[in-house]
Molecule: Bacterial large signal recognition particle RNA
Organism: Bacillota bacterium
Parts: sequence; C1' cells; structure tokens
RNA sequence: CCGUGCUAGACGGGGAGGUAGCGGUGCCCUGCACCCGCAAUCCGCUAUAGCGGGGUCGAAUUCCCGCCCGAGGCCUCGUCCUUGUGGAGCCUGCCCCGGAUAAGUGGCGCUGACGAUCGGGUCUCGCGCAACGGGCCUUCGUGAACCCCGUCAGGUCCGGAAGGAAGCAGCGGUAAGCGAAUUCGCCCGUGUGCCGCGAGGGCGCCUGAUCCGAGCCAACUGUCCGGGUAACGUCCGGAAGGGCAGGUCGACGGCGGGUGCACGG
Repeated sequence: CCGUGCUAGACGGGGAGGUAGCGGUGCCCUGCACCCGCAAUCCGCUAUAGCGGGGUCGAAUUCCCGCCCGAGGCCUCGUCCUUGUGGAGCCUGCCCCGGAUAAGUGGCGCUGACGAUCGGGUCUCGCGCAACGGGCCUUCGUGAACCCCGUCAGGUCCGGAAGGAAGCAGCGGUAAGCGAAUUCGCCCGUGUGCCGCGAGGGCGCCUGAUCCGAGCCAACUGUCCGGGUAACGUCCGGAAGGGCAGGUCGACGGCGGGUGCACGG
C1' cells in the first nucleotide's frame, strides 16, 4: 500500500413548554434522515440520563472536535408608537357660570353724562266713591180636597110658621212657599279700580325741576380672579400589540482538524 472480517459510532438535529433533572410522545423551525411496540390526570430513564425487539452502513461524502454563517424560538429592561383601561384637577388648555377691569369694538351724552338738592310716584294704614257678587226691602205672577178668609147654588139641620144655623163644589182673596223683575233704598263681601281725600314711610328704583359741566354703560373682544365639568387635550399607573436595541439557545450549510482492532498478500 492492497484485500477480508470486525469494533467505536452512525442511520437526523434544534427551540419553547413540561420536569428535581434528562430524553421521548404532542406544538414550532430546519428539510428528507431504517422498521415495530410504549406514552399528557403521560411514558422511559438518573449524570454514561428514552426503554425493549429487529435491520443496514461502518473508520469516513456519512463518525468526533473547533470556528464561521445563521432559519427560528425565548428573555429583558431601555426607548418610541398605537389601542383600550383605571385615576388626577394647584396641568386648567377646550367648554360652561359668576365677579373685576375698561385697552379695543360698539352704544348713550354739550338738544347736557355722572353727581348733588328739592318734589312726585312706587310701599303701608284709614275713610269715601265706583265696579262686581250675595242677601234684604219693593213689585208682579203663582200659591190650601178638609184642619185659612169672604160669598156660598144645590143639598142638610133646628122651628108649626115667621125665621135661623153649619157649610161642600164653584167664584173671589190670602199665608208660608215657589218663580220672575230688579229702578230706587239698606246690609255684607272683594286677588276689583290709569278714582278721590287724609295720615305714615322713606333704603333702593322710576320720574320732574334746578345747579354743575364731561363723562357714562359693560353687549362683544382682551386681561385677571373664583367656581364647575372630565367628553377632548395634559399628566400618572398598570395591560395588550408593534418597531428599534441588548442578551440567550440554535437547525441547515461552509471551513479546518482528529479517529481503532485482527488476519492474509
């Protein structure tokens, strides 16, 4: 160096989860890598960490180690954005209310503002008048089978007669009552009155006259103060999602290095 037979080893790996831990089953990534059985209230194992059975390759394209690349997963706070949520009001910007001011706009004012003085009204009490309402009075009508009045036909009663008596209906009238009118008069009441008289009261407001002689009002804008509200803005807290950053594990792939025993020629 060649050939034959073996052995170690390989025939997929990784992430999260789960677990005391490891591996597997299930999920995801990578991308194609023997078969059967077991297994999520799970199965197997114990630092040499799936177990049991069978099969193939076998010291290198395939095994082992290191470095690089890096699919993908996970973690973290930092920062930013979005969404939804809880809270704050000495954040008070937006909005609402009140007060002040009088710079601007506007209005009133020398045909006299503001202010001052005097008077009147507004307010209270009493009286009167009027209006309205009620009652009385007054007038008219109606108004009693008998127990109201007058007159009482007929009939009745007393009487020898003359004569007398009670009295229904009818007619006439009347009382209470009922109804109407309501002019005058009287009484009472009133959420009545451009009404009158007298007295009181006078802060404010309205108004007239006089004096004075230039301001006054605060509707809008502006500014300040106080109060309210919490939808929006602002701030604070925690949640979810996304972007950036950092960390960790890391498949596939690339590069470099390493790796045995026996026999025969």